[in-house]
Context: one part of a larger RNA
Molecule: small-subunit ribosomal RNA, 3' major domain
Organism: Mesua ferrea
C1' cells in the first nucleotide's frame, strides 16, 4: 500500500420493509445433469451454466454411430500427356460409385497454338468442428452505468510510499461550492446521437375531408383548414417568485408551461477483476492425423427414460366457462411471396386468381361491452393430458422424428411445504397482434408492438450487494 473482520461511522439499491403476481404441488413444453445406448456429436457450470451456443435437428445441417466406398483426394496452385467442356440412353447398386452405348462442337488466333473446362499421371501439397481459451489475436460475460481510476510538477517521508483525491456542506455522480502544500490534467460523470411527449414553418400522393356539390362507399369532382407522414426550427435553463443555507453550491414550496428540476426510453460500460467464456463464428503458435483424426454416401442418432434440478405455458373456475352480436388499435412483414372476391368442403384445406409498397394484402385485434345459457360448487357444460378412428398441408421421402382439423375418449389438478422470484406507474398484473430463422416445424422460445389498466413506498432496525472515511491484523 493493499486484501480481510460475524470492528465502527456515513450513504445507496425492489437490498429489507410496505405491496402486488407468481416459483416451489399437478399436466405438459422445453434445457441440463444422471444412466441408457453401435451413437445418444460438442461447448457452457454458484450469481455470470440450464427456452444457453441453436434467428427454427424428418434427410441436408451434423460434428457422432453402423455399414459401403475414394487416396493429389470434395477445394488451391505449380508440371507433362490427351480429348474440347458438355448432353442423353442402357446396365449394376441401398446410394456414393462402377461399367456400356450414342449425339455433337462453342471463344480468340500471327494457323503454331492459346484462354476456360475436363480426364489421367508423379510429387511437392490439400484436408483436419483432432489437441491446448493456462501460449494467443480478436469478440463477449461479470462486479456495474457502480463513482471510482490515475497522471504531470511541486511539497513531505531514509525508503516503500503520501499529498492532490482527505476534513465541512451538497449531488443521480471525485456533481458542484467553500476550504486546504497543493496547482493542474487524462480516462470515467454530465453533454452532444436516436425515439416518445408540444407549438410552428413548408410539402399534400397513394395518405386527410371542416365547408360546397356528389355516392352504396372520401367513391368522384373539389379543397389544403384538421387528422397523417417527411424535412426544418423553437422550446426547460434551477430561467422567475417566496422560504431555508455560509450572501456559496444546493435544497424545499410556489407561478407559468404541452413537459420542471437527469421530462421518459435506448444506445454508450472508466481503470483493473475473474489463468473467467469461445482455438466448434473467424484468426492464429506448437504439438498430432496423411489408404486417414481427410473426404462421398445410405441408414440410425442428436428427439432413448426408474430419477434429479433449471425456465416456461396451461390449469384448479362463476371477477368464470360456453353460444350469438355489434365496437374501437399499434408496430411490422410481402415477388420462387402476400394472396382478396368468388365456388366448394361441418374443419384444417382445396379449386379459380384480381390486386400490390401510405394504394393490394397478410389482417380475424383479444380481453372489455351488450344479449342468452350453466345456477351454486360438483371433478362439473372447470380443466384439458393421454389414447383411438377418419381426414388435410408441407415436402424424393413424415416409421423412428413434423404441424393441423374433425369425431370420440376424459388423467392429474380444488390455489399448493420449507423456501424462493419479478416489480415504484402508463410500472406489475391481464389481453391479443407482428417480425426474424423457415419448404414445412415441434415457438409455450426469442425480439418488438399496442389494449384494459392497479396497490403500496412509514422508513433504514434487520438480510444482501456496493462506495467513501477511520481502527485492528498471525494474511501478501
Nucleotide at each position: 500500500u493493499g486484501a480481510c473482520a460475524g470492528g465502527g461511522g456515513c450513504c445507496c439499491a425492489c437490498a429489507c420493509a410496505a405491496g402486488c403476481a407468481g416459483u416451489g404441488g399437478a399436466g405438459c413444453a422445453u434445457g441440463u445433469g444422471g444412466u441408457u445406448u453401435a451413437a445418444u456429436u460438442c461447448g457452457a457450470u454458484g450469481c455470470a451454466a440450464a427456452g444457453c451456443g441453436a434467428a427454427g435437428a424428418a434427410c441436408c445441417u451434423u460434428a457422432c454411430c453402423a455399414g459401403g466406398g475414394c487416396u493429389u483426394g470434395a477445394c488451391a496452385u505449380g508440371c507433362c500427356a490427351c480429348g474440347a467442356a458438355u448432353c442423353c440412353u442402357c446396365u449394376u447398386g441401398a446410394a456414393a460409385g462402377a461399367g456400356a452405348g450414342g449425339g455433337g462442337u462453342g471463344c480468340c488466333u500471327u494457323c503454331g497454338g492459346g484462354a476456360a473446362u475436363g480426364u489421367g499421371g508423379a510429387c511437392a501439397c490439400a484436408g483436419g468442428u483432432g489437441g491446448u481459451g493456462c501460449a494467443u489475436a480478436g469478440c463477449u460475460g461479470u462486479c456495474g452505468u457502480c463513482a471510482g481510476c490515475u497522471c504531470g510538477u511541486g511539497c513531505c517521508a531514509u525508503a516503500a510510499g503520501g499529498u492532490g483525491u482527505u476534513g465541512g456542506g451538497u449531488u443521480a455522480a471525485g456533481u458542484c461550492c467553500a476550504g486546504c502544500a497543493a496547482c493542474g490534467a487524462g480516462c470515467g460523470c454530465a453533454a452532444c446521437c436516436c425515439u416518445c411527449g408540444u407549438g410552428u414553418u413548408u410539402a399534400g400522393u397513394u395518405g386527410u375531408c371542416a365547408c360546397c356539390a356528389u355516392u352504396g362507399a372520401g367513391u368522384u369532382u373539389g379543397a389544403a383548414a384538421c387528422c397523417c407522414u417527411g424535412a426544418g426550427c423553437a422550446g426547460a435553463c434551477u430561467g422567475c417568485c417566496g422560504g431555508u443555507g455560509a450572501u456559496a453550491a444546493g435544497c424545499c414550496g410556489g407561478a407559468g408551461g404541452a413537459a420542471g428540476g437527469u421530462g421518459a426510453g435506448g444506445a454508450u460500460g472508466a481503470c483493473a477483476u475473474c489463468a473467467a467464456g469461445u482455438c466448434a463464428u473467424c484468426a492464429u503458435g506448437c504439438c498430432c492425423c496423411u489408404u486417414a483424426u481427410u473426404c462421398c454416401c445410405u441408414g440410425g442418432g442428436c428427439g432413448a427414460c426408474a430419477c434429479a434440478c433449471g425456465u416456461g405455458c396451461u390449469a384448479c373456475a362463476a371477477u368464470g366457462g360456453c353460444c350469438g352480436g355489434g365496437a374501437a388499435a399499434a408496430a411490422g412483414g410481402g415477388u420462387c411471396a402476400c394472396g382478396a372476391c368468388c365456388c366448394u368442403g361441418c374443419g384444417a384445406g382445396g379449386g379459380u386468381g384480381a390486386g400490390c409498397u401510405a394504394a393490394c394484402u397478410c389482417c380475424a385485434a383479444a380481453a372489455a361491452c351488450c344479449c342468452a345459457u350453466c345456477u351454486u360448487c360438483a371433478g362439473u357444460u372447470c380443466a384439458g393430458a393421454u389414447u383411438g378412428c377418419a381426414g388435410g398441408c408441407u415436402g424424393u421421402a413424415a416409421c423412428u422424428c413434423g404441424c393441423c382439423u374433425g369425431c370420440a375418449u376424459g388423467a392429474a389438478g380444488c390455489c399448493a411445504g420449507a423456501a424462493u422470484u419479478a416489480c415504484u406507474a402508463g410500472u406489475a398484473a391481464u389481453c391479443g397482434c407482428c417480425g426474424g430463422u423457415c419448404a414445412g416445424c415441434c415457438a409455450u422460445a426469442c425480439g418488438g408492438u399496442g389494449g384494459u389498466g392497479a396497490a403500496u413506498u412509514c422508513g433504514u432496525u434487520c438480510c444482501u450487494c456496493a462506495g467513501c472515511c477511520u481502527u485492528g491484523u498471525a494474511c501478501a